[in-house]
Molecule: transfer RNA
Organism: soil metagenome
């Protein structure tokens, strides 16, 4: 300066293409089984999508713009 990927609960990740109100696994927390750890059962808590405008009856999803990481070229 050109181009491409990504950002989504603590933490890894789907969902974007095909717009309908956000899920899984860990992890934590509460209850059971166990002398106890551990492990395995059942419940739970926790994000409005990296930020900001448009579109739209409705945006994580679509446009712009910006931001920050990584990766190619110059």
């Nucleotide at each position: 300066c050109g181009g491409g990927g990504c950002g989504u609960g603590g933490c890894g990740c789907a969902g974007c293409c095909u717009g309908g109100u956000a899920g899984c696994g860990c992890a934590c927390c509460c209850g059971g089984c166990u002398g106890g750890g551990g492990g395995c059962c059942g419940g739970g808590c926790g994000g409005u999508c990296g930020a900001g405008u448009g579109u739209u009856c409705a945006a994580a999803u679509c446009a712009c713009u910006c931001c920050g990481c990584c990766c190619c070229g110059a």